[in-house]
Molecule: Bacterial RNase P class A
Organism: Alphaproteobacteria bacterium
């Protein structure tokens, strides 16, 4: 310098003007509202690394529930550790890939049982002779027998390579590899390696049923709690129940639509109290498994101690728009150059936006930065 692997970080800055929302302080009782409040002025706070998908685990709230076990259903699934918990994370093991840094991996049980193994193929599970090879017979191209070494089919054909052996063959015999069993060794364990034994049994599939171990009540902030209007409605008590009537109603009286008078319209025994509850308001709702720094323990995830900080809270839903300067990236047959760059002109700036909160996972993302490591080339 080129190519690559892993881990971490940033996600424009400053100023001005005009707005939005929340909090605090002050103001006017002019107006609106039953009320809280709305309103006016000033000051301060105001999105993310994923706020996203709503996939997993919790907190919190309500409902259900005497305890335990079993069954059903759902989930998880190598081992050890971390954590409030997890399907997450860390460290290992086994398997696979890469020259390597490193990456991928749902990875318990197939001698408990059931089931499946398409197509092709002679044969697909208590194996099987299509071709071939070997032996025998004769009617000389057929029959009988042997053979899983060779060919062919298939995802898979009952260990592999070699030597011996044989009519040809075959774990038939032997060596090595693989596999199984046993012993003892290392490791907490998954597992590793050693020695001995066994001629090889026990094909594959459990993201097929199933078995084993462990975990799991349900619904979700529109949870839930609270205050509480009326020409909505329920109950208790007290008071009143005027006139006419053909019993349908009419008159008088009261109430309502900002106020007064009249007309019209609608409703109506009056008063006090009580509880439920709609609209609407308030709480839940920002101090928490919290952030940052240092030290200690641990390979690490993480844990402990000390110090320090308080940092959005909307509910048709605020966090925005414009301008200027600087910074970043791209383009230019532009200009200058001491080849490092500088100046001029033009353009660009992603993914996306809290809605009860937290821990994860997954997905999206313009442009850029840092660290460690690997392979190759060149130079000293």
């Nucleotide at each position: 310098c080129c190519a690559g692997a892993c881990g971490g970080c940033c996600g424009g800055a400053u100023g001005g003007c005009c707005g939005c929302u929340c909090c605090c302080c002050g103001g006017u009782c002019a107006g609106c509202g039953c009320a809280a409040g709305c309103c006016c002025g000033g000051g301060g706070g105001g999105a993310g690394g994923a706020a996203a998908g709503u996939c997993c685990g919790g907190g919190c709230u309500c409902c259900a529930c005497g305890g335990g076990a079993a069954c059903a259903c759902g989930g998880u699934g190598c081992c050890g550790g971390g954590u409030a918990a997890c399907g997450c994370c860390c460290g290992g093991c086994g398997g696979g890939g890469g020259c390597g840094a490193c990456c991928c991996u749902a990875g318990g049980g197939a001698a408990a049982g059931u089931g499946c193994c398409a197509c092709a193929g002679a044969a697909a599970g208590c194996a099987a002779a299509c071709c071939g090879c070997c032996c025998g017979g004769c009617g000389u191209g057929c029959c009988g027998g042997g053979u899983a070494a060779g060919g062919g089919u298939g995802a898979a054909a009952g260990g592999g390579u070699g030597c011996g052996g044989u009519a040809a063959g075959a774990g038939c015999g032997c060596a090595c590899c693989g596999c199984g069993c046993a012993a003892g060794c290392g490791g907490c364990a998954a597992c590793g390696g050693u020695u001995g034994c066994g001629g090889c049994a026990c094909g594959g599939c459990a993201a097929a049923c199933c078995c084993c171990a462990c975990c799991g009540g349900g619904a979700g902030c529109a949870a839930g709690a609270u205050c509480a209007a009326a020409u909505a409605g329920g109950g208790a008590c007290c008071c009143a129940c005027g006139c006419c009537u053909u019993c349908g109603g009419g008159c008088a009286g009261g109430c309502g639509a900002g106020u007064u008078u009249c007309c019209g319209c609608g409703c109506c025994g009056g008063g006090u109290c009580c509880g439920g509850g709609u609209a609407g308001g308030u709480c839940g709702c920002g101090c928490g498994a919290g952030g940052c720094g240092c030290c200690c323990g641990g390979u690490g995830a993480c844990g402990g101690g000390c110090g320090u900080c308080c940092u959005a809270g909307a509910u048709g839903a605020a966090u925005g728009g414009c301008c200027a300067u600087c910074g970043c990236c791209c383009c230019g047959c532009g200009g200058c150059u001491c080849c490092g760059g500088c100046c001029c002109g033009g353009g660009g700036g992603a993914c996306a936006g809290a809605a009860c909160c937290c821990g994860g996972c997954u997905u999206a993302c313009a442009g850029g930065c840092c660290g460690u490591c690997u392979g190759g080339c060149g130079c000293c």